[in-house]
About this RNA:
Predicted 3D model of an 87-nucleotide RNA (c-di-GMP-I riboswitch aptamer). Rfam family: c-di-GMP-I riboswitch aptamer. Rfam links the family to the GO term cyclic-di-GMP binding. Its mean pLDDT, the model's own confidence on a scale to 100, is 85. The sequence was found by an Rfam model in a public genome assembly.
RNA sequence: GUUUGAAAAAGGCAAAACUACUGAAAAGUAGCGACGCAAAACUAUAGGGCCUAAAGAAGGAAACUUCUAAGGUAGCCAGUUGCCAAA
Numbered sequence: 001g002u003u004u005g006a007a008a009a010a011g012g013c014a015a016a017a018c019u020a021c022u023g024a025a026a027a028g029u030a031g032c033g034a035c036g037c038a039a040a041a042c043u044a045u046a047g048g049g050c051c052u053a054a055a056g057a058a059g060g061a062a063a064c065u066u067c068u069a070a071g072g073u074a075g076c077c078a079g080u081u082g083c084c085a086a087a
Base pairs, nucleotide, nucleotide: 002087003086004085005084012037013036018031019030020029021028022027035075041080042079043078047077048076049073050072051071056067057066058065059064
């Protein structure tokens, strides 16, 4: 340096639910909690996917419906970097 994650060690992160706050929502942050994770570290202006639809647009007498990301998601794929061990 490359490949791999069977065994081992040091450790690390923390899903859902619940509580509080923020938000139109998706969701986020903190606490609690462990479903899982070898990148569950970082990147949302490389890109694709997915979620939401406040504002805006279209329709409608209205209620409301549809479209739309400039809002999110890195624990969907991806990109970048990286611990330990084995070969």